[in-house]
RNA sequence: GCCGACUUAGCUCAUCUGGUAGAGCAACGGUUUUGUAAACCGUAGGUGGUCGGUUCGAGUCCGACAGUCGGCU
Numbered sequence: 001g002c003c004g005a006c007u008u009a010g011c012u013c014a015u016c017u018g019g020u021a022g023a024g025c026a027a028c029g030g031u032u033u034u035g036u037a038a039a040c041c042g043u044a045g046g047u048g049g050u051c052g053g054u055u056c057g058a059g060u061c062c063g064a065c066a067g068u069c070g071g072c073u
Base pairs, nucleotide, nucleotide: 001072002071003070004069005068006067007066010025011024012023013022019056027043028042029041030040031039049065050064051063052062053061
C1' cells in the first nucleotide's frame, strides 16, 4: 500500500426481509435469614463508533472517516 470482518447497556452478546432496541451477568432496591451468601420479586442503565446520504420511517441500506482484529504484498 491492497483486501476482508467487526464497532449496540458497566461486561459478553442478540435484534432474520427497514416499522417503538432486548437477554444473561454485574449494579441498585425489596422479600426471606439472628446475620451473610443463595433463592425470589422489582428498578435503573443506550444520542446503536463519528459525520453525511436514501426513505414517510434507518441499529438494519449507501458513502466518507476513526478504531480493533485478520490476510496479502